About this RNA
Two RNAs folded together computationally: RNase P RNA and transfer RNA, 452 nucleotides in total. It holds a member of the Rfam family "Bacterial RNase P class A". About the family: Ribonuclease P (RNase P) is a ubiquitous endoribonuclease, found in archaea, bacteria and eukarya as well as chloroplasts and mitochondria. Its mean pLDDT, the model's own confidence on a scale to 100, is 77.

RNA sequence: CAGGAAAUGCGGGUGAUGGCUGGUGUUUAUUAAACAUCAGAGGAAAGUCCGAACUCCAUAGAGCAGUGUGCUUCCUAACGGGAAGGUGGAGUAAUCCACGGAAAGUGCCACAGAAAACAAACCGCCAACAUCUGUUGGUAAGGGUGAAAAGGUGGAGUAAGAGCCCACCGGAUUGUUGGUAACAACAAUCGCAUGGCAAACCCCACACGGAGCAAGGGCAAGCAGAUUACCGGAGAAUUUUCUCCACUUCUUGCUCGGAAGAAUGUAAUCGGGUAGCCCGCUACAAAAGAGCAAAAUGGCGACAUUUUGCCCAGAUAAAUCAUCACCAGUUGUCAUUCGACAACCACAGAAUUCGGCUUAUAGCAUUUCCUGCAAU
RNA sequence: GCUCCCAUCGUCUAGUGGUCCAGGACACCGGCCUCUCACGUCGGUAACAGGGGUUCGAACCCCCUUGGGAGCGCCA
Numbered sequence: 001c002a003g004g005a006a007a008u009g010c011g012g013g014u015g016a017u018g019g020c021u022g023g024u025g026u027u028u029a030u031u032a033a034a035c036a037u038c039a040g041a042g043g044a045a046a047g048u049c050c051g052a053a054c055u056c057c058a059u060a061g062a063g064c065a066g067u068g069u070g071c072u073u074c075c076u077a078a079c080g081g082g083a084a085g086g087u088g089g090a091g092u093a094a095u096c097c098a099c100g101g102a103a104a105g106u107g108c109c110a111c112a113g114a115a116a117a118c119a120a121a122c123c124g125c126c127a128a129c130a131u132c133u134g135u136u137g138g139u140a141a142g143g144g145u146g147a148a149a150a151g152g153u154g155g156a157g158u159a160a161g162a163g164c165c166c167a168c169c170g171g172a173u174u175g176u177u178g179g180u181a182a183c184a185a186c187a188a189u190c191g192c193a194u195g196g197c198a199a200a201c202c203c204c205a206c207a208c209g210g211a212g213c214a215a216g217g218g219c220a221a222g223c224a225g226a227u228u229a230c231c232g233g234a235g236a237a238u239u240u241u242c243u244c245c246a247c248u249u250c251u252u253g254c255u256c257g258g259a260a261g262a263a264u265g266u267a268a269u270c271g272g273g274u275a276g277c278c279c280g281c282u283a284c285a286a287a288a289g290a291g292c293a294a295a296a297u298g299g300c301g302a303c304a305u306u307u308u309g310c311c312c313a314g315a316u317a318a319a320u321c322a323u324c325a326c327c328a329g330u331u332g333u334c335a336u337u338c339g340a341c342a343a344c345c346a347c348a349g350a351a352u353u354c355g356g357c358u359u360a361u362a363g364c365a366u367u368u369c370c371u372g373c374a375a376u
Numbered sequence: 377g378c379u380c381c382c383a384u385c386g387u388c389u390a391g392u393g394g395u396c397c398a399g400g401a402c403a404c405c406g407g408c409c410u411c412u413c414a415c416g417u418c419g420g421u422a423a424c425a426g427g428g429g430u431u432c433g434a435a436c437c438c439c440c441u442u443g444g445g446a447g448c449g450c451c452a
Base pairs, nucleotide, nucleotide: 001372002371003370004369005368006367007366008365009364010363012327013326014325015324016323017322018321020040021039022038023037024036025035026034027033028032042347046358047357049356050355051354052353053352054212055211056210057209061256062255063254064253066208067207068206069205070204071085072084073083074082075081086099087098088097089096090095100203101202105201106200107197108196109195122143123142124139125138126137127136128135129134151169152168153167154166155165170192171190172189173188174187175186176185177184178183216279217278218277219276225270226269227268228267229266230265232245233244234243235242236241247261248260249259250258251257272451273450274449289311291310292309293308294307295306296305297304298303329344330343331342332341333340334339377448378447379446380445381444382443383442386402387401388400389399394432404420405419406418407417408416425441426440427439428438429437
């Protein structure tokens, strides 16, 4: 210099003028207004795909069913997230991608092909008989089919062949050693008995109660109710209590178990009214929060601990903006020395709050590593 | 805001891993019939929302994106 790999940061800036939302203070005043001052979108606020906090469900019990995850160890409040490692695959490499079990059972493997899995003989090869097109038997080396064909290569052997036998490679079982483990290395034994699919059922391990801020709590305004189900039976005491059975509802799929219920009542369905306010809500003065920033320490790392500093949007049809000037950035044209003019300037916008993942994103910048070429 | 569901010719739909270059009805186009139109009859055009993965093989199974639809408040 060229081509790559991995990761990270930013994502317009400054000033003036005028507005919008919220907090605080003062004044006027009463439910607000004015003035001053402070703060005011994102890396994804998005998709709602996971995990939690928080709130309610009186009953959050058991079993089955169901759903999800899936190499190992660790991190974390938790996770399907992350870190380090293992095995296999791709790449010259940096690096990237995949991941339980097919030897518990069931099922599927179209077409083609002889055969798609307790094997099997279409062609071929070999032997015998027959005699010219055949019959019987042996054979999985070779051909052909297919996405996939029953360990591979070589030799010995044979009528022809074959793990039938041998060497090497691969595989299985057992043991030893190393490692927390996944796993690896080595040794012995076994001629090899078991093709693929589990994002097919399933098996194994682990996890899961349900709903979601329209959760939930407190007020205000306004209207019109209707229908359906449930007031059962027996016994004991003796006049309203207890026990048992049945019924209804709940326990959000089923069973068991449990709980509640019996009339000015409860539950369900339909209809009617309303579309408002406050809290939850987001930090108000010494205190928050799995908070943010910096430093140190421990750890390969994710991360953890300690110290110091900081307080960082809370709107409700929804504020976070508009105009102008200058400076940046990109592209085009002219000029080719400075430059001038024009256009553009991404994806997108909080709605209870966090931790992730995924997806979208003009342009700019930084770091580390790999390969090739050249020079020293 | 939260929770769910759906997507196949122009329209309504069948399909549930292979027998599907996806079938049917209506519509559209062309021929025949008729003096002409309609009816009838014969034929044709026309679709798996987009992308990636699993699998030998995907409309179908899994993931992401896009578009569309439904329900959920309070009072009584």